Glycine riboswitch aptamer from Caulobacter sp., 90 nucleotides, folded computationally. Rfam family: Glycine riboswitch aptamer. Rfam links the family to the GO term glycine biosynthetic process. Taxonomically the source falls in Caulobacter (Bacteria, Pseudomonadati, Pseudomonadota, Caulobacterales). The RNAcentral record of the sequence draws on Ribocentre. The coordinates come from a structure-prediction model, not an experiment, and the mean pLDDT is 76.
């Protein structure tokens, strides 16, 4: 100096599904409680393949739907770029 992995931050992209019904509070709009329906990409739990002699453990964009969400906004796994660091290799 170059590529690899990674923490944090910034910028850009980023899906799905109810602007549902009843009641209450303040009031152009939201919040709370109840009901029915639904989504899968925060988080959580389970767990295939694989790693590992086995147990344990790790663990998917798979499963569940606890939590979250179902106009817009916000959030958003993940992806790209940039910056300060860290790990390890040539």
């Nucleotide at each position: 100096c170059g590529g690899g992995c990674u923490c944090u931050c910034g910028c850009g992209g980023g899906a799905g599904a109810g602007a549902c019904c009843g009641g209450g509070c303040c009031c152009u709009g939201g919040c709370c409680c109840g009901g029915c329906g639904c989504u899968g990409a925060a988080g959580g739990c389970g767990a295939a393949a694989c790693c590992g002699c086995c147990c344990c453990g790790g663990a998917a964009a798979c499963g569940c739907u606890c939590a979250a969400g179902c106009a817009g906004a916000a959030g958003g796994a993940c992806c790209g770029c940039g910056a300060c660091g860290g790990c390890g290799u040539c």